[in-house]
RNA sequence: GCGGAAGGCUGGACGGCCGCACCUGCAAGGGUGAGGAAAGUCCGGACUCAGCAAAGCAUCGGUGCCGGGUAACGCCCGGGCAGGGCAACCUGACGGAAAGCGCCACAGAAAACAAACCGCCCGCCAUGCCUGAGGUUCGCCAAGGGAUCACAUGGUGCGGUAAGGGUGAAACGGUGGGGUAAGAGCCCACCGGGGGGCUGGCAACAGUCCCCGCAUGGCAAGCCCCACCAAGGAGCAAUGCCAAAUAGGAACCUCGCGUUCGUCUGAUCCCCUUCGGGGGAUAUCGGGGCAGGGCAGCUUUGGCCUGAGAGGUUCGGGUUGGCAGCAAGAGCCAUGUGGCAACGCAUGGCCCAGAUGAAUGGUCGUCGAUCCUUAGGGCAACCGAAGGGGGACAAAAUCCGGCUUAUAGGCCUUCCGCGCGC
Numbered sequence: 001g002c003g004g005a006a007g008g009c010u011g012g013a014c015g016g017c018c019g020c021a022c023c024u025g026c027a028a029g030g031g032u033g034a035g036g037a038a039a040g041u042c043c044g045g046a047c048u049c050a051g052c053a054a055a056g057c058a059u060c061g062g063u064g065c066c067g068g069g070u071a072a073c074g075c076c077c078g079g080g081c082a083g084g085g086c087a088a089c090c091u092g093a094c095g096g097a098a099a100g101c102g103c104c105a106c107a108g109a110a111a112a113c114a115a116a117c118c119g120c121c122c123g124c125c126a127u128g129c130c131u132g133a134g135g136u137u138c139g140c141c142a143a144g145g146g147a148u149c150a151c152a153u154g155g156u157g158c159g160g161u162a163a164g165g166g167u168g169a170a171a172c173g174g175u176g177g178g179g180u181a182a183g184a185g186c187c188c189a190c191c192g193g194g195g196g197g198c199u200g201g202c203a204a205c206a207g208u209c210c211c212c213g214c215a216u217g218g219c220a221a222g223c224c225c226c227a228c229c230a231a232g233g234a235g236c237a238a239u240g241c242c243a244a245a246u247a248g249g250a251a252c253c254u255c256g257c258g259u260u261c262g263u264c265u266g267a268u269c270c271c272c273u274u275c276g277g278g279g280g281a282u283a284u285c286g287g288g289g290c291a292g293g294g295c296a297g298c299u300u301u302g303g304c305c306u307g308a309g310a311g312g313u314u315c316g317g318g319u320u321g322g323c324a325g326c327a328a329g330a331g332c333c334a335u336g337u338g339g340c341a342a343c344g345c346a347u348g349g350c351c352c353a354g355a356u357g358a359a360u361g362g363u364c365g366u367c368g369a370u371c372c373u374u375a376g377g378g379c380a381a382c383c384g385a386a387g388g389g390g391g392a393c394a395a396a397a398u399c400c401g402g403c404u405u406a407u408a409g410g411c412c413u414u415c416c417g418c419g420c421g422c
Stems, first nucleotide, its partner, number of pairs: 001418010012367007020033005035393001039404002042402005047235003052302006059231001061229004065079005080094001081092004095225002100223002102219003117165002119161003122157007129146003134141002173191006192214001193212008239324004249315007258290004264286001266285001267282006292306004331350008371388003376383002
C1' cells in the first nucleotide's frame, strides 16, 4: 500500500420566526417529547380476565453435543466435534439407523442381504501345421490319418472370480505388498471399523496402549424410539369504575327440578298461662343437612361452589360518552468488584413520549457527507482550488428480553493474507 475477517459508535449540525402534545405551578414560568430497527408477529415472559391444588397416566406441541448465564426462551457466553476457507474466521435441523415400518427416480448385472453387462482364469471341442484316397475349370477343393509344447481365433460349461472397466449421488471398506490358474482381508503393514484398559478434562471429548480380519450403505428438515420442557383459553379492543339510555323484550330447544330435620324456632295455627313462658301440629315460605351436579383431557386425594336452576339458537331494541389501566421499569448511567465471557454483586446518581383520528410540524438563512465535472500536481494509485449537488431503511399505541429482515454514508478498534521499502 492492497485485499479480507470480527466487533463497536453514529446515521446531518447551528440559528431566527410561527405552531403542537403531556407533566408541574394560583399565575408568571419551568421540564420533557419516536428507532436501531419503532418493522415481521417468529420465540419467551411480566400484567389482566377466567380458571382450585397436588400426584399419576394419556394426548398434542417444542427443544436436541457438553458446561454456564437469564425471570424465561428455540436466546446469549464459553468449550467439543464435523464441514468450508491459505488464514483470520464462518456455518451446523449436532441424541438414536443393531426396536420397527418406509423411501433411494433414471441409468445399471445389481441399490440391502445381493449380483455378473464387458472383462480375467480353468476345463472341453474345432481350426490354424504335416500327409493325403479322390476330384479338378490346373488357380485349387477335399474324405481320412499324423503332430498338437507353446501361441492365436471361435464355440461351449447351470466351472471359478468380484481385483480391472462400465452405470450412478452412492455398488458390501481404502492404499501398498505378498499370494493365486485368475482373483478376493485369503495373508501382512498402515488407515478405517468393533471391543477393552490407562491418562487428561465437571463434561462433550482428546491422547495413548492392547485385542479382533471385522455384520454390512444413505435418509430420522420420513414416520418412529429416547431424553428434557411446557400446556384450558384469550389478550390493553385485556380489565375496572362512573354517567346515560332502552323493551326487567319475544319465540324455540337441551339437561335437571330427589330426600330429610318442627330437638332451627325464623314463620303460621291450636291449647294452657303465674303474662316470664310452656306444650302440640304443619315441610307452603325462610333456614340447616344428605343424595346428586359443577370446578377447561382422564383417574385418585383434598378443597371450594351449588343443592334448583343452568346452558344454547334466532329475531328485535338501547349504549358507541368519560375516567382509570398509562408509563418508576426483570429501567438507564458512572465507579468498584467476582468471572475467559455472557452476566452477577456493591455504592452513588438520573427520570428520558403517553397521544386517542392520533402530538414533536412549517418556513427562512448558514455550514455540510456520499457523488459529478474540472484548472492543476503526480510514474501510478491518487490528491485536488473553483463549480454543481444536498443523506439510507424508515415512525410509538400495555410493556420488556431476544431472533429475523431492510439500511445512502461517516468514524473507531483488533486480527489474517499478499506485495514493497528501511